[in-house]
Molecule: c-di-GMP-I riboswitch aptamer
Organism: Nitrospirota bacterium
RNA sequence: UCUCGACAAAGCCAAACCUUCUGCGAAGAAGGGGCGGAAAGCAACGGGUCUUUAGGUAAAGAAGAUGGCCGAGCUGCCGAA
Repeated sequence: UCUCGACAAAGCCAAACCUUCUGCGAAGAAGGGGCGGAAAGCAACGGGUCUUUAGGUAAAGAAGAUGGCCGAGCUGCCGAA
């Protein structure tokens, strides 16, 4: 350094749910909360899922959401075996 990931240490993030706000919606932001996480950091390129619109037998289409669904990409804390 790479692989790897401990009943280690120091910190970090924050699911469901509740409150307020934003959005037609999927969802997002802030506060509380803590199920979990070693990339649960970044980023919508590919796939998946979801929303709106259009269509409608179905699918293709258009515009979006999701990184805590997965793959690829970029970056990164700690250091036992």